[in-house]
């Protein structure tokens, strides 16, 4: 250089080949529980999905353009 690959809450992964409040675990914040704390129960905050644009009645998904990391390959 060229082709693919991956990018989503603090952190790890979903999201059925577009369909509607972007879910789930730990993790953190509040309350119950306890002498305390842990565990355990309840609840709740946090993501405009790397990023800019198009396409659609609708986009995390399609199309570009770019940014980053990884892979193969003269």
């Nucleotide at each position: 250089g060229c082709a693919c690959c991956u990018g989503u809450a603090g952190u790890g992964u979903a999201a059925c080949u577009g369909g509607a409040c972007a879910a789930c675990a730990c993790g953190u914040c509040u309350g119950a529980c306890u002498a305390c704390g842990g565990a355990u129960c309840a609840g709740g905050a946090g993501a405009u999905u790397g990023a800019g644009g198009g396409u659609u009645c609708g986009a995390a998904u399609c199309c570009u353009u770019u940014c980053a990391g990884g892979u193969g390959u003269a």
Predicted 3D model of a 74-nucleotide RNA (transfer RNA) from a Dehalococcoidia bacterium.
It matches the Rfam family "tRNA". The family's RNA type in Rfam is transfer RNA.
Lineage of the source: Bacteria > Bacillati > Chloroflexota > Dehalococcoidia.
The coordinates come from a structure-prediction model, not an experiment, and the mean pLDDT is 80.